[in-house]
Context: one part of a larger RNA
Molecule: large-subunit ribosomal RNA, domain IV
Organism: Candidatus Woesebacteria bacterium RIFCSPHIGHO2_01_FULL_39_32
RNA sequence: AGAGGUUCAAGGAACUCGGCAAAAAAGCUGGACGUAACUUAGGGAGAUGUCCUGUCCCGAUUUUAUCGGGACCGCAGCAAACGAGUGCUAACCGACUGUUUAUCAAAAACACAGGUCCGUGCAAAGGCGUAAGCCGAAGUAUACGGGCUGACGCCUGCCCAGUGCCGGUAAGUUAAGUGGAUGGGUGUUUCAUCGUAAGAUGAUUUGCUCUGAAAUGAAGCUCCGGUAAACGGCAGCAGUAACUAUAACUGUUCUACGGUAGCGAAGUUCCUUGUCGGGUAAGUUCCGACGCGCACGAAAGGCGUCACGAGUUAGCAACUGUCUCGAGCCUCUACUCG
Numbered sequence: 001a002g003a004g005g006u007u008c009a010a011g012g013a014a015c016u017c018g019g020c021a022a023a024a025a026a027g028c029u030g031g032a033c034g035u036a037a038c039u040u041a042g043g044g045a046g047a048u049g050u051c052c053u054g055u056c057c058c059g060a061u062u063u064u065a066u067c068g069g070g071a072c073c074g075c076a077g078c079a080a081a082c083g084a085g086u087g088c089u090a091a092c093c094g095a096c097u098g099u100u101u102a103u104c105a106a107a108a109a110c111a112c113a114g115g116u117c118c119g120u121g122c123a124a125a126g127g128c129g130u131a132a133g134c135c136g137a138a139g140u141a142u143a144c145g146g147g148c149u150g151a152c153g154c155c156u157g158c159c160c161a162g163u164g165c166c167g168g169u170a171a172g173u174u175a176a177g178u179g180g181a182u183g184g185g186u187g188u189u190u191c192a193u194c195g196u197a198a199g200a201u202g203a204u205u206u207g208c209u210c211u212g213a214a215a216u217g218a219a220g221c222u223c224c225g226g227u228a229a230a231c232g233g234c235a236g237c238a239g240u241a242a243c244u245a246u247a248a249c250u251g252u253u254c255u256a257c258g259g260u261a262g263c264g265a266a267g268u269u270c271c272u273u274g275u276c277g278g279g280u281a282a283g284u285u286c287c288g289a290c291g292c293g294c295a296c297g298a299a300a301g302g303c304g305u306c307a308c309g310a311g312u313u314a315g316c317a318a319c320u321g322u323c324u325c326g327a328g329c330c331u332c333u334a335c336u337c338g
Base pairs, nucleotide, nucleotide: 001333002332003331004330005329006328007327008326010324011323014322019319030052031051032050033049038043040151054072055071056070057069058068059067060066073077086317087316088315089314090313091312092311093309094308098110099109114149115148116147117146118145119144120143126135127134128133152304153303154302155301157234158233159232162231163230164227165226166225167224168223171222172221173220177216178215183210184209185208186207187206190203191202192201193200194199235253236252237251238250239249262296263293274290275289276288277287278286
């Protein structure tokens, strides 16, 4: 010096990011009284809190047990030990029990019952597989699959211009295919003209081959509607009231429509330790308000909410070597000597 244990005057969180760690309270197997706000009326609740307990005698009922009265002793009458809740006030998040990063994260993350949307009529949709086949399901829309939200309460505003999806389809556009105009290449037959001839040119006949116009031709797209608990979005600049300030009001630009209710310096607020109030002697945190919200907002849900939580934050009581401020003792190491 480290690890484990134990004790401490006065103070009692002054420690510290933070009461981390420790301490406290006795709190299964005795009894009694009593118990708040709030509440989904079940809870909250073992709330918080208070008291009793020995031995002997008498009485009541029913002997044990229970109840009532009296006496005696001690500072002290539950218990032999291990083990076995500290409590309270507020706020945030998540309703809850549950699940999770085996081996640094247990949570406000996941799940959840409930809500809603979409798909699916059965050889279902969807999934696995090359296939056979299987799951879905020996089920049948009160069923099954997928997305989002996440108990409960009050609610869930406006926008379909863009993207997506659904429906429609007159017209435009649109593939292969069908079609075969036109033009080219190259053979066959016959004839004409020129030429002595070879051959050249033109016409004709019959093949092969290349090119491939018009016309015809579906869905889709264009187009027309619908749809936001689909993806998403929900403005700006000026002026104006008889003090001032502010602007119910007006003008103007743009837009598909311009953020409704509720909440709000928030786990979201940069400026910011915003301002006011509360708590403290003193409070960048906390609680209650305010609101021009840099950059909340309604199922990527909004706002509340009893109960619950090894969750987060602030405070109080109790308690303590966390600290002022250190000290003693025990055990095991390190270390020194042997």